[in-house]
The RNA shown here (SAH (S-adenosyl-L-homocysteine) riboswitch aptamer) has 81 nucleotides and comes from a Planctomycetota bacterium. Of the family's consensus pairs, 100% are formed in the model. The prediction has a mean pLDDT of 77. Its Rfam family is "SAH (S-adenosyl-L-homocysteine) riboswitch aptamer". A reference for the family is Wang et al. (2008), "Riboswitches that sense S-adenosylhomocysteine and activate genes involved in coenzyme recycling", Mol Cell. Gene Ontology terms of the family: S-adenosylhomocysteine metabolic process and regulation of gene expression. The family has 52 seed sequences and 1,354 matches in Rfam 15.1.
RNA sequence: UUCCACGAGGGGCGCUGCGACGGCACAACGGUGCCUGCCAGGCUCGCGGGGGCGGAAAACCUGAAACGGCGCCCGUUCAUU
Numbered sequence: 001u002u003c004c005a006c007g008a009g010g011g012g013c014g015c016u017g018c019g020a021c022g023g024c025a026c027a028a029c030g031g032u033g034c035c036u037g038c039c040a041g042g043c044u045c046g047c048g049g050g051g052g053c054g055g056a057a058a059a060c061c062u063g064a065a066a067c068g069g070c071g072c073c074c075g076u077u078c079a080u081u
Base pairs, nucleotide, nucleotide: 001051002050003049004048006046007045008044009043010074011073012072013071014070015069018042021037022035023034024033025032026031041067
């Protein structure tokens, strides 16, 4: 740094549907189009495993979040009445 798994970022319901995914068709095999399809933790942090890169880092100390379309409801905290 990348991929996968797990956990966390309070919870629920409804709506839309970009990417990804699925299906069909075409294709010069780069990809393109369509769908009453699916789809709003896909992001960030932590941990574990695999791969790549690098030669730096490790140790120690400190700090721990910031975000997440629209509508509604619940919970928690603070303030006001």